The RNA shown here (small-subunit ribosomal RNA) has 1481 nucleotides and comes from an uncultured bacterium. The sequence is in RNAcentral, with records from ENA and Greengenes. The coordinates come from a structure-prediction model, not an experiment, and the mean pLDDT is 87.

RNA sequence: AGAGUUUGAUCCUGGCUCAGAUUGAACGCUGGCGGCAGGCCUAACACAUGCAAGUCGAGCGGGGACUUCGGUCCUAGCGGCGAACGGGUGAGUAAUGCCUAGGAAUCUGCCUCGUAGUGGGGGACAACGCAGGGAAACUUGCGCUAAUACCGCAUACGUCCUACGGGAGAAAGUGGGGGACCUUCGGGCCUCACGCUAUGAGAUGAGCCUAGGUCGGAUUAGCUAGUUGGUGGGGUAAAGGCUCACCAAGGCUACGAUCCGUAACUGGUCUGAGAGGAUGAUCAGUCACACUGGAACUGAGACACGGUCCAGACUCCUACGGGAGGCAGCAGUGGGGAAUAUUGGACAAUGGGGGCAACCCUGAUCCAGCCAUGCCGCGUGGGUGAAGAAGGCCUUCGAGUUGUAAAGCCCUUUAGGUGGGGAGGAAGGCGUUAAGGUUAAUAACCUUGACGAUUGACGUUACCCACAGAAUAAGCACCGGCUAACUCUGUGCCAGCAGCCGCGGUAAUACAGAGGGUGCGAGCGUUAAUCGGAAUUACUGGGCGUAAAGCGCGCGUAGGCGGUUGUGUAAGUUAGAGGUGAAAUCCCCGGGCUUAACCUGGGAACGGCCUCUAAAACUGCAUAACUAGAGUACGGGAGAGGGAGGUGGAAUUCCGGGUGUAGCGGUGAAAUGCGUAGAUAUCCGGAGGAACAUCGAUGGCGAAAGCGGCUUCCUGGACUGAUACUGACGCUGAGGUGCGAAAGCGUGGGGAGCAAACAGGAUUAGAUACCCUGGUAGUCCACGCCCUAAACGAUGGGUACUAGACGUCGGGAAGUUUAUCUUCUUGGUGUCGCAGCUAACGCAAUAAGUACCCCGCCUGGGGAGUACGGUCGCAAGAUUAAAACUCAAAGGAAUUGACGGGGGCCCGCACAAGCGGUGGAGCAUGUGGUUUAAUUCGAUGCAACGCGAAGAACCUUACCUGCCCUUGACAUCUGUGGAACUCUGCAGAGAUGCGGAGGUGCCUUCGGGAGCCACAAGACAGGUGCUGCAUGGCUGUCGUCAGCUCGUGUCGUGAGAUGUUGGGUUAAGUCCCGUAACGAGCGCAACCCUUGCCCUUAGUUGCCAUCAUUCAGUUGGGCACUCUAAGGGGACUGCCGGUGACAAACCGGAGGAAGGUGGGGAUGACGUCAAGUCCUCAUGGCCCUUAUGGGCAGGGCUACACACGUGCUACAAUGGCCGGUACAGAGGGUCGCCAACCCGCAAGGGGGAGCUAAUCUCAGAAAGCCGGUCGUAGUCCGGAUUGGAGUCUGCAACUCGACUCCAUGAAGUCGGAAUCGCUAGUAAUCGCGGAUCAGCACGCCGCGGUGAAUACGUCCCCGGGCCUUGUACACACCGCCCGUCACACCAUGGGAGUUGGUUGUACCAGAAGCCGGUAGCCCAACCGCAAGGAGGGCGCCGACCACGGUAUGGUCAAUGACUGGGGUGAAGUCGUAACAAGGUA
Repeated sequence: AGAGUUUGAUCCUGGCUCAGAUUGAACGCUGGCGGCAGGCCUAACACAUGCAAGUCGAGCGGGGACUUCGGUCCUAGCGGCGAACGGGUGAGUAAUGCCUAGGAAUCUGCCUCGUAGUGGGGGACAACGCAGGGAAACUUGCGCUAAUACCGCAUACGUCCUACGGGAGAAAGUGGGGGACCUUCGGGCCUCACGCUAUGAGAUGAGCCUAGGUCGGAUUAGCUAGUUGGUGGGGUAAAGGCUCACCAAGGCUACGAUCCGUAACUGGUCUGAGAGGAUGAUCAGUCACACUGGAACUGAGACACGGUCCAGACUCCUACGGGAGGCAGCAGUGGGGAAUAUUGGACAAUGGGGGCAACCCUGAUCCAGCCAUGCCGCGUGGGUGAAGAAGGCCUUCGAGUUGUAAAGCCCUUUAGGUGGGGAGGAAGGCGUUAAGGUUAAUAACCUUGACGAUUGACGUUACCCACAGAAUAAGCACCGGCUAACUCUGUGCCAGCAGCCGCGGUAAUACAGAGGGUGCGAGCGUUAAUCGGAAUUACUGGGCGUAAAGCGCGCGUAGGCGGUUGUGUAAGUUAGAGGUGAAAUCCCCGGGCUUAACCUGGGAACGGCCUCUAAAACUGCAUAACUAGAGUACGGGAGAGGGAGGUGGAAUUCCGGGUGUAGCGGUGAAAUGCGUAGAUAUCCGGAGGAACAUCGAUGGCGAAAGCGGCUUCCUGGACUGAUACUGACGCUGAGGUGCGAAAGCGUGGGGAGCAAACAGGAUUAGAUACCCUGGUAGUCCACGCCCUAAACGAUGGGUACUAGACGUCGGGAAGUUUAUCUUCUUGGUGUCGCAGCUAACGCAAUAAGUACCCCGCCUGGGGAGUACGGUCGCAAGAUUAAAACUCAAAGGAAUUGACGGGGGCCCGCACAAGCGGUGGAGCAUGUGGUUUAAUUCGAUGCAACGCGAAGAACCUUACCUGCCCUUGACAUCUGUGGAACUCUGCAGAGAUGCGGAGGUGCCUUCGGGAGCCACAAGACAGGUGCUGCAUGGCUGUCGUCAGCUCGUGUCGUGAGAUGUUGGGUUAAGUCCCGUAACGAGCGCAACCCUUGCCCUUAGUUGCCAUCAUUCAGUUGGGCACUCUAAGGGGACUGCCGGUGACAAACCGGAGGAAGGUGGGGAUGACGUCAAGUCCUCAUGGCCCUUAUGGGCAGGGCUACACACGUGCUACAAUGGCCGGUACAGAGGGUCGCCAACCCGCAAGGGGGAGCUAAUCUCAGAAAGCCGGUCGUAGUCCGGAUUGGAGUCUGCAACUCGACUCCAUGAAGUCGGAAUCGCUAGUAAUCGCGGAUCAGCACGCCGCGGUGAAUACGUCCCCGGGCCUUGUACACACCGCCCGUCACACCAUGGGAGUUGGUUGUACCAGAAGCCGGUAGCCCAACCGCAAGGAGGGCGCCGACCACGGUAUGGUCAAUGACUGGGGUGAAGUCGUAACAAGGUA
C1' cells in the first nucleotide's frame, strides 16, 4: 500500500466482498508445563444453606464460671462508638446526572492546632423479682436499682439573639502511679493517660448555584398556572416558588421548546497516518439503586443493601387467631442462555470498625481451586546417518517423491518424575533493659535504641542440588483466483462446496478420500461484533449537462457573505505568564522478576477550560468621511411584454335560393356514410364560432409558464447617451408569498372546425389499436379551483478574470471615397475555435475554464416517489416521505463486431429476359417412419437423403438365431516335441472331431542355429464396444468471396484507431492520385497443366502430295501434310484515336489464330460452424476378457398402410417403327480383350488367329442423312406388371442377380401450391468409354457428336463485399425483453375488531408518616406551700400523599375472517409493449 466482481473488450460512476488489528466472547477438532491477567454481556428472574458488622467490663448495675482468696475469665441488659465506610449492581435517569471551568448563601462525628472550662444537685427506666396473655413472634401489669443514660441549678474567655437597654445557653467521668498533708479508711489531694463541655481556625467530607459540552427522531411545532417575576410570611445547615398569601402577565421555542425512543457518565479501551468512528468488562473518579411503590425516625452524616413503618406482589411457618422474609455482599442452587468458576484457606500482609492496650471482628483483602478465556515464555530432543531401505503415493514404467525423514550409531536432560536442601514476603506486638521527655518523683506513661522468646494462609512456595532415561508431550486449517501451497482415485448439476467471483451434467488442482505441499503452532479454524481498507457522508477529503443529484420561475423575512479611507474599542485573533487538566493508562529513559508478559521510579504528554497582562494587522462593533458597487432625475429609439375595448378579411361548416345530374366521399384496397325526398360540383345571399396564411427569420419581448391580423386606452421592464444627485442603500435567500403549459373540476354562457369516450366499417389468428365514416365531453369566454410536465440548455443565482474568427438584432460615436460604406463601442442572440476542464461525449467570455459568496439537492439497483401519518384540495390528486424483503449488480460514455421490415455504393444465373426440368405417372435408388429375432452403423437446413457404398446372393458384414473355441484368427517372449508339407477315410449344416498314408528338407565350427508346425503356462492378444463435446489427420461450408493481418511511427487515459478511410478505377485491398503514415506478410494476379495459331526437331505401330503397287498405306518409297511429343515463338493495353486530374484506367479501332485475366483446370488467406468422421487410419480415457473377443451354418441389411429427396422412361408426329447409309474422341485389355468363321430369333455357344497394344482387340458410335409406314388414337405412343421359355456368371441366383425370346400390355394425354439448373461450344439432345466388379449401373467419373435462346436492367427475392447510421444485441435478431393469468413460498399495507404496555385529563378514595390544630385522656425531673402552671405523650380533626378505582382521550406493540399490491421461484398460459424507423419513432 491494495485486490476480486458489471463488459466481447475499455474508461468512469457505483455498490458488494476480501486481505489487517481487536474481543469479558461462544462453538468444532486437538491439548505438555509455567508466569501474569480475566471469568453471568442473557432473567434489576426466584432463592435452600453457611458466612459477609461489630466492639468496648478502662462507662454502669446484675448474673455466672474458676480461684492459691490476691484475683482471673465470660457477658444477657442499660450506655458509647461504628453500622451513611467497605462490598454489589446498572434497573431508572438525555439532566435533580456526568465532564471541564468558575461561584457564594452553608454544614462537617472521628483527626490537627489554639483558647476557656470540667462546680454542685435531682428524678427515672431496663436488666432483675413477682404475677399474667400467646402455638409462635412477642407482649402486659406491679415492684427494686446503677451509670460517661436523662434533667434542672451555678459559672460564661469566646459563641448566639437584640428593639443595643439587655437577654440566652455547657460539661462526665474512668484508669495507672504517688512524696508531704487530711481522712468517715471508701478516699480526698497531686500527677499522667483516655474522656467530656464551650468556642476559634485548619484539614477532610458533604450540600447548593452558574456557564459551556453531553445520542436519535420534525412522519413530535408549539409548550407552560407555581407557570415567569415582585412584595411579605413560613421553611432549610444554606441561596431560591422550596412553600404559602397577594400583585403583575410573564417564561421557553426553528441556535429545535414540548413529546417519543434509546442510554448510567468519565479517566479510558479498540481501531485509524491523522481527523475521526465505535465503545464504557476488569482498574480508578462520580451518580443512581437495594423485592415493587410511598414515608419519615435516629444521627455529624441516611430518607439507610444485611434499620423502622405502611401498601402491593411473591415465598415460607401456623394450633387459622396470627406471624416471618428480601444474595444487584462471598460461595452456592434452580431458571434463562451460545456462554462465564469453589457452598475453599487465612486474617500472615495491606486496609477498615471498636478498644488505653492486649485483642476481637472483617467473603474488604491476601492466597489457593476450576477454565488454553487472553497475553507472554519454555518444551515435545541434538549430532551423524544413502542401501537414497521397506511401506505409501505417482509414473512417460526409465524413474520421481515422502526423504536425512526413519532405522542404525554417538550425545544431551530444560520441563515433567523421585529424593534432598531452601530464601523473601515480618513491619510489628510482647518481655527485659538503656537514654531522652513529662512529673514533686528514681513510680507510671510517651519517644528512640539494645537484648530475648515469638507471629506465614499461600506452602510439598520461588530457587538450588542429585538420580534415571529420548524416555511422558502435536495439532489445526488451507492448497481455482483474490492468497503461500498439486497430483491421483471416487462421484457424475447427484452427493456436496462457497467470504466474493463461482465449482459439480464421466478425464473436477474448487465436492469426498488419499499422497504430497503451504501457513500457524498448544493451539488452529468457524461464527458473532467493532474500527480499518471506505475519499462509500468527503472538516482534513466527494459531487450534481448525459452516471444518483439544480427547487418550474420570481419577490422577499430570518440567517450567511459583503466596496474605499481614517479614528476609537478589544468580542474573535496573536503573544507571554499563572491556575487547573486526580491516579492509573499511552509514550520516552531507567530499575525488578533467568527473559518476556507483568510490576515499578522519573520525565514528557494529557490537543482542553479559566484568570491576568500585552499587541492592534485582519474580522467584528462604534463613529467620521468617500464614490468605482447599487439607485434616482433628464433625452432617445426598439419590441408577438401585460390588461381592457373596438374592428377586418380569407377559409371551414350550416341555412335559403339558382344552375345541374348520378354519383360523391374515402382507402394500400375497400366498406360504413351522404345522394333521385336531387347530393358532390358551381353561382348569389345570409348566420355563427374559432384561428390569424404570406411577412416570419437559430428575428424580437418576457422571471418562467409563455406572447403573432389591425387599431384605441391603461401599464411593466430592459437598452442607450450625457450631466447632476443619494452615499454601500449590495448579493444570496431556510421558512413565507405570488405567478405557473396542457389536461382536469365547479357555476354560468358559447359551440364553426377539431376531437378523448362511444358507435359503425375495415385490417387481423384475434384487433377493446394503427386506417376510414360519424361523434359527446373538451377545446372558446367570465369567475373560482387545481399546481403538475422531458416545466430541458436535462446546466440555480451574483461578481470578477481568462486568445481569437464569422454572422445577426437594438442603441451610440468617429472617419472618408457619402455608400445597400468602413472602423470603434455597448447590450442581447447564434456558429466555429485556443488555453483550460471533462470518464468520455463535449463545454469553451451566454463555460461544463480560473476564483469568491449564498441557496437547493445526491450517497448501489429493486421495493417506491409506494405505504402509514401530517398538510393542501370539491374531487382527481398534489406535497412531505419510510421500512421489511430481495439482488451483485443497476448505470454513464466510448470501442469492436453482429443485426435492422436504416441509408449509400457494388457484385453474383440473385432477380429479370430466356431454354430445359422437378413437383402429377410407372420404375430405379437413397432417407424418414413402421415392421422385425435382426431389418448393423454413420450422415440430418443450405453444407444429410444415386451420401460413406468405385458395385450386400455366400464372402463382404459390423446385425439376428443356433452350434462351437478360450494364450485365442493375428504379434512378441519362455519351455517341450516335431521338418514343413502332401494325399485321404468316417461323423457333422459346417466350424470341428476321430483316424490313415506319404514325407525326413536348409546352414553348421557338429555344440547347435534359421524358418515352419503342434502342445503347455503366463505375461498378453483381440474389440467396426463408448466418447468426433478429450484428440491428430483428412474433409465439407461461407467462398475463388476479396479479404485477413503485422512491424515501426502517430493519435487516444484506454478498449482501440490510423495504415485498410477518401476521389477515381478494377474480376480483384487491381492500380493511380490524395493522405500521419511508411513499409511488409498471408490471400488476388502471375509462375503450373490443358486447349486454340505458328516454327524447329524427330518419323514407328502414325501419315500419303508426288512416283510405282494392291481388294486394302497392303507393299516399295517419302516425312511435304495430318498426327504424335519434346523445345521454342506469340498477347504486353505494345500501337492509333477519344474520355479522364497530364494518372490509373475505360471506350473505339488497326493488326492478329487469339484482345484486354483468350477458354477450361489445378490452386481455397485469417477464420466460422464444439460442422463431419474414434466404422479408413492413428490416438488419450473408460468398458468387455470362457466374452462386447474368435470360428461356422442359416437368416437379415432387399421387409412395406405411408411420406420425402435424387434420377430414368414416358405421355408422342421436331415423333414411333422398318430398311439403307455417314462421321468421333477418350479409354480398357494376359486370372484379360477376344478377330475371322460356324450354330442359335436372341441373350449366347462353339472356335481359336492376333495382342503386354499409335501394330491386335473391346468397337457396331448414336442423334444425323435417304426412303417407307403410322395420322392424333391411350394409338404401330408408353412400357410397368404378370405368365411361360431360356442364356450367362458363380460352390450356390428360393429369400435376393443381370440379360434374351414369346405373350401380357398398367399408370401416364405435359403435371396444384411450390421449386431447380444454365450466359456459348454453354443449355438442351445423342451415343461411347472407364473405375468398382465372378456376375450385377437408370448411379458416379470421363469422352466426343449435333448445337440454341436471352440478358432492357438492378426496383424487388436470396447470398456476399465496402462505407455510414441506430441499438437495451455480444450464445450476437433463431438476440433481447414486457405485462396479465395459474401454482408455491416470503415479508408487508388496509381491516369489523380483540388483547396488552405506556401516558394525558377529570373525579373518587386515602394506609403509614411528617406538619398544623385540639374542646377528650394521661404524665417523674422545672416553677409553685398548695391549687395549679410550663412542657410532654396518647387520642381526635385537617392539609399533603403511595397503592387502588371510575370515566374519557393519545400513543406503541401483538393478533384478526377477508383483502391490496410487492418480491422470489423450473423449460406453465396468453399475447408482443420496448430495444433497429422494433415494423404506428